RNAcentral holds the full RNA, with entries from ENA.
A computed fold for a 269-nucleotide part of an RNA from a Pseudomonadota bacterium, annotated as large-subunit ribosomal RNA, domain VI.
The organism belongs to Pseudomonadota, within Bacteria.

Context: one part of a larger RNA
RNA sequence: CGUAGGAGUCUUGAGGAAUUCCCUUCCUAGUACGAGAGGACCGGAAGAGGCGAACCUCUGGUGUGCCAGCUAUUCCGCCAGGAGUAGCGCUGGGUAUCUAUGUUCGGAACGGAUAAGCGCUGAAAGCAUAUAAGCGCCAAGCCUUCUCCAAGAUAAGGACUCCCAAUCAGUCUUUGAUUUCGAAGACCCCUCGUAGAUGACGAGGUUGAUAGGCGGGAGGUGUAAGGGUUGUAAGACCUUCAGCUGACCCGUACUAAUCGGUCGUUCGG
Numbered sequence: 001c002g003u004a005g006g007a008g009u010c011u012u013g014a015g016g017a018a019u020u021c022c023c024u025u026c027c028u029a030g031u032a033c034g035a036g037a038g039g040a041c042c043g044g045a046a047g048a049g050g051c052g053a054a055c056c057u058c059u060g061g062u063g064u065g066c067c068a069g070c071u072a073u074u075c076c077g078c079c080a081g082g083a084g085u086a087g088c089g090c091u092g093g094g095u096a097u098c099u100a101u102g103u104u105c106g107g108a109a110c111g112g113a114u115a116a117g118c119g120c121u122g123a124a125a126g127c128a129u130a131u132a133a134g135c136g137c138c139a140a141g142c143c144u145u146c147u148c149c150a151a152g153a154u155a156a157g158g159a160c161u162c163c164c165a166a167u168c169a170g171u172c173u174u175u176g177a178u179u180u181c182g183a184a185g186a187c188c189c190c191u192c193g194u195a196g197a198u199g200a201c202g203a204g205g206u207u208g209a210u211a212g213g214c215g216g217g218a219g220g221u222g223u224a225a226g227g228g229u230u231g232u233a234a235g236a237c238c239u240u241c242a243g244c245u246g247a248c249c250c251g252u253a254c255u256a257a258u259c260g261g262u263c264g265u266u267c268g269g
Base pairs, nucleotide, nucleotide: 001152005163006162007161008160009159010158011157015149016148017147021049023047024046025045026044027043033038051106052105053104054103055102059100060099061098066093067092068091069090070089071086072085073084074083075082076081111143112142117137118136119135120134164268165179166178167177168176169175185263186262187261188260189205190204191203192202193201210256211255212254213252214251215250216249217248219245220244221243226239227238228237229236230235
């Protein structure tokens, strides 16, 4: 820009993409076959591998603004308690997130038309012949079936809902003029994340839980500081499953989403 008014929501599916793998064991059955040795087709069941997708309950990893321990040194006047630096100083753990080596799932089945191939009936050609008319069977392949994209599919689809003035004049089904005006909806802007390089997408903007803060909880760490008791002391015990706690959950307008602006018209050749 188009999809002959403008919007919002939900969709149809022309077409396209993706998928398409393979093995072992058992039953049938030590059966058919075979002198024996050996040993099936067909059909059924169970399991494995490779590949792919999604996810984080479990097992682990990560987790540099979480917790604890430890060393050296500087500082907070000293003790105690802390802070800075030393690769996050080192070490032991670890929420959210992301993740595989973890978990779950997938290929299928049915159907249709066929290839090679196998047939029925059957003439031309009294026979024969699957073919000439006619009618069947049959593949991991084709079309469907399952998943995803999809109406710029210019043949531009469908459904539902929403929105769009007055005055005057006239030849008054209708036409013309003038003046106001700015709908539905969208965007700018702002708070953000299930999104993200930026756009975009999504959740919200006081008729509000969008982010921060605060309160409670989960999870993590592992019993804080101070005090008391005890011991010469290092230390131990009690207060105390304490204290602290990033991202997680619930709640709460305390703070910030203020106030505003722009586009988009007037019933549609």